[in-house]
RNA sequence: AAACCGUCAAGAGAGUGCGGGUAGGGACUGGCCCUAAGACCCGCCGCCAACCGAGCCGAUGAGGUCACGGUGGCAAAGCCAGCCGACGAGGGAACGACGGGGU
Numbered sequence: 001a002a003a004c005c006g007u008c009a010a011g012a013g014a015g016u017g018c019g020g021g022u023a024g025g026g027a028c029u030g031g032c033c034c035u036a037a038g039a040c041c042c043g044c045c046g047c048c049a050a051c052c053g054a055g056c057c058g059a060u061g062a063g064g065u066c067a068c069g070g071u072g073g074c075a076a077a078g079c080c081a082g083c084c085g086a087c088g089a090g091g092g093a094a095c096g097a098c099g100g101g102g103u
Stems, first nucleotide, its partner, number of pairs: 004100005013045001017044004024034003028082004046074003051070003055065003078095001083092002
């Protein structure tokens, strides 16, 4: 690493934040988009959120609050579709991502 549980249609830099860096990137396939006005990626700052820990309230609970710590995230619904389904659905599944836990 696997399996398991939970979440994934909200939010957050389009005064296009600053620096590095270079050609692809949005997981995959088909679309459709982003990107030399520099995307993706890395660092800093900023912001969103509240899975885990800490603090506080609560009864030591359920739960709430906070945002200090550990993550995570900040184009488009996980961008749309993919398989099943009454072929309808903000339905189900699969795949993927994140968190927890852990053989």

Predicted 3D model of a 103-nucleotide RNA (SAM riboswitch aptamer (S box leader)) from a Chloroflexota bacterium. The organism belongs to Chloroflexota, within Bacteria.